About this RNA: The RNA shown here (SAM riboswitch aptamer (S box leader)) has 90 nucleotides and comes from Alkaliphilus serpentinus. Of the family's consensus pairs, 97% are formed in the model. The prediction has a mean pLDDT of 77. Rfam family: SAM riboswitch aptamer (S box leader). Its family is annotated with regulation of gene expression in the Gene Ontology. Lineage of the source: Bacteria > Bacillati > Bacillota > Peptostreptococcales > Alkaliphilus.
RNA sequence: AACUUAUCAAGAACUAGGGGAGAGAGUUGGCUCUGUGAUCCUAUACCAACCUACUAAAUAGUAAGGUGGUCCUGCUAACAACGAUAAGAA
Numbered sequence: 001a002a003c004u005u006a007u008c009a010a011g012a013a014c015u016a017g018g019g020g021a022g023a024g025a026g027u028u029g030g031c032u033c034u035g036u037g038a039u040c041c042u043a044u045a046c047c048a049a050c051c052u053a054c055u056a057a058a059u060a061g062u063a064a065g066g067u068g069g070u071c072c073u074g075c076u077a078a079c080a081a082c083g084a085u086a087a088g089a090a
Stems, first nucleotide, its partner, number of pairs: 003088006013044001015043004022033003026079005045070003050066002052063004074082001
């Protein structure tokens, strides 16, 4: 890389540092963000609760150790296929 299962309309940053051109995860159109520094990376804070721990014995609760997330429904329409995250299996 490929496979299986589940989720993807809730929630949470106008933070600090880095970086310096396009970005919003396929194509086209629309819309939006962007040198008043976006997308992205790191840290801190926060959110959630898949795994985990405890209570317990449940389809529950608490915590937050391993992940993940924190701007518009995965931005949206059409078309077609995917992608992301978690937990597994090999």